[in-house]
The RNA shown here (transfer RNA) has 77 nucleotides and comes from a Bacillota bacterium. Model confidence (mean pLDDT): 81 of 100. Rfam family: tRNA.
RNA sequence: GGCGGCGUAGCUCAGUUGGUUAGAGCACACGGCUCAUACCCGUGACGUCGGUGGUUCGAGUCCACCCGCCGCUACCA
Numbered sequence: 001g002g003c004g005g006c007g008u009a010g011c012u013c014a015g016u017u018g019g020u021u022a023g024a025g026c027a028c029a030c031g032g033c034u035c036a037u038a039c040c041c042g043u044g045a046c047g048u049c050g051g052u053g054g055u056u057c058g059a060g061u062c063c064a065c066c067c068g069c070c071g072c073u074a075c076c077a
Base pairs, nucleotide, nucleotide: 001073002072003071004070005069006068007067010026011025012024013023019057028044029043030042031041032040050066051065052064053063054062
């Protein structure tokens, strides 16, 4: 350099054929329970969906370019 995959909450990940308010578990905060801690139960907060542009009535989802990570491969030595 070429090809492929991935990027969504603090972490690990879902998200169907483009369609209403973007979700789960864990973690976190608060409350309940307890003599107390843990477990358990309830409530809550947290998202530029990697970036920019485009298509569309409508984009996490489609297209182009760019950035980052991973893998394979080629070249040089």
The sequence was found in a public genome assembly.